[in-house]
Parts: sequence; C1' cells; structure tokens
RNA sequence: CGAGCCGGCCAGACAGUCGCUGGCCCUUCAGGGCCGGAGGAAAGUCCGGGCUCCACAGGGCAGGGUGCCAGGUAACGCCUGGGGGGCGAAAGCCUACGGAAAGUGCAACAGAGAGCAGACCGCCACGCGCCCAUCGGGUGCGGGGUAAGGGUGAAAGGGUGCGGUAAGAGCGCACCGCGUCGGUGGCAACACGCGACGGCAAGGUAAACCCCACCCGGAGCAAGACCGAAUAGGGGAGCGAUGGUGUGGCCCGCACCGCUCCCGGGUAGGUCGCUACAGGCACACGGUGACGUGUGUCGCAGAUGAAUGGCUGUCCACGACAGAACCCGGAUUAUCGGCCGGCUCACUGC
Repeated sequence: CGAGCCGGCCAGACAGUCGCUGGCCCUUCAGGGCCGGAGGAAAGUCCGGGCUCCACAGGGCAGGGUGCCAGGUAACGCCUGGGGGGCGAAAGCCUACGGAAAGUGCAACAGAGAGCAGACCGCCACGCGCCCAUCGGGUGCGGGGUAAGGGUGAAAGGGUGCGGUAAGAGCGCACCGCGUCGGUGGCAACACGCGACGGCAAGGUAAACCCCACCCGGAGCAAGACCGAAUAGGGGAGCGAUGGUGUGGCCCGCACCGCUCCCGGGUAGGUCGCUACAGGCACACGGUGACGUGUGUCGCAGAUGAAUGGCUGUCCACGACAGAACCCGGAUUAUCGGCCGGCUCACUGC
C1' cells in the first nucleotide's frame, strides 16, 4: 500500500429563544424557580422469564416445542467453549447435526431395472441352421451365464490393482474404505498412522408419518387491586290500605304494584399497579470463555387524547432507520455517514 475476515463504538455539535411533560420547592393561588425527559433497534411481537388473575393431590392421554456434547443463565429455540460435516489459499464462515439392521409411506421424467433390484446394448460358452472353409472363422435363431464395460438417472448393492474364469463376479488376495468388539485419550460428543474379527450385510428420505429423550396449565397491565356518584335496577326489614292489577267462571293460592330505613354489587370517574432494577459504570478476584463473586459509585422517561417539539445563529464530514406505553433477557429485521482495535493473504521499500 492493496484485497479480505472478526469484534466494539458513535448516531450531527454548541448557544439563544418559545412551548409540552414528570418530580420537588415557593406562592399573594394568578403563577414562578430548580432538576429530569426515547433507541440501538424504543420496531414487528418471534422465543424465554418476572409480575397478576384463574385453574390445579399425583400420574397419564391428547397437543405443541426442542434435538451432537459440556457449561452459562431466572429461563430460553439464546450465549460460550468443544466435537462431527461442508465452504475458503488463509484469517474465518455456515451447520435442526438423535434414530432408516421397529413399522408404514414416498421417489416426477428418463431408464431394461428404483428396492430383499435389473439383462436394453455389450461380453461368454452351448444347441440348431446357413456361408467360407485346413485346425477354425463369420453370421442368424434359441434357451442360458455374466453387474467387468456402455447407456438412463438426483440416486443403479464399496474403490484401485493382481490373481482367477468360458466370460465374469469379494470368487480369492493386498491396500484403502465400511461395520462389530476391545484398547488408549477425553467429563462427554468424539478421536486414534492401536489390535482382533467380519468379504460387505444395512441404498435415499424423519423441517414424511413414526420411534426415542427432554421441556411445556390457561389468559394477559384493557392483567389485577382499591375508592366510588347521578340515573336505573337487586336483596332484607318495617308501615299502610286488607287495597289495586294479572292469572282464573269464582274462592284459595301465586306473581307484580306504594312509602320509609338498611345492605351490598356494578357503570361514569378517580387512585394504585408504574418504573429501583435478574439496573448502569469502575476496580479486584475466579474462569479459555459465556458468566459469577466482592467492593465502591451513580439515579437514568413514566404519559393516559397520551409530553420528549418549533424557530434563529455558528460550524462540520450536511445527518440514515425509526419513536417508549407493565418490566426484563435474547434472537431477527431496518439503518446516512464514520471511528477504534485485532487478524489473514499478496506486493514493495529499508
């Protein structure tokens, strides 16, 4: 200097002025003063948890989710470290990665054959016929053998070589691959240029049904709790005429209607929940790390028609995506322009 990889950070700055909003203080109740006031994603609401109410002895079924191993955490489908596989020259990146020798299903087109496979071409000997003809060769037909070679396909029942054979074939052997058992290392996943055995069986597909292991009760701050009118309605007691209305032909009965007092429920509205916390920052210690422990320090929106804005000036690299609504941990997606750190490869100079 070029190409690239990984991690972290910022998100126009400053000043003036006019507003909005929360808290505290003052107040002559008009108002005034001080302090605070969006994000890295506040987002979509995709996971997990806290909190609240409801349900619940325990266990199971159904349903849903997760799916290599170990750890972290309140918990997770998140994170960290490791293993296997894939990509890259490397830094590094991606990975739902349990089970297909339990069962069922599926595989278009092509192809002879797609599942305890398959003779289309080819190869091989045999039988019969014909031709040339010297042992023999060529050719047609037939029933066979053969998975070496060709061809089809995403996929055709290990690979290379030697032997073997009529031609072939794990048919035999060597090496490689694979499987089982053992050994060694590792907590484990797993690994091994370790040993023995097995000629190879068990094709693919489980984000197909399914099997196995583990996890999961439901609804959500419009949760939920408290105060509580007017009007209407409910329950109880008493009073009064012994009445009225309805039912019914009539009586009894039953239901409803008046006034006074008491009771509790709900609606409008108000208050709480509400922001202090699995909290931020710094340091120390433990740990490869995620993270944990300890000490110190800081106080950082809380609305409910719902605030966080407008204007002016100066400067610059001319400013993106976007805005809380119960809270927190994640992942995901959107994003102008820049800054910092670490690493890889190539070239050049000293």

This is a predicted structure of a 350-nucleotide RNA (Bacterial RNase P class A) from a Lysobacterales bacterium. The gene name in the source record is rnpB. The prediction has a mean pLDDT of 76. The organism belongs to Lysobacterales, within Bacteria. Rfam family: Bacterial RNase P class A. Rfam describes the family as follows. Ribonuclease P (RNase P) is a ubiquitous endoribonuclease, found in archaea, bacteria and eukarya as well as chloroplasts and mitochondria. RNAcentral holds the sequence, with entries from ENA.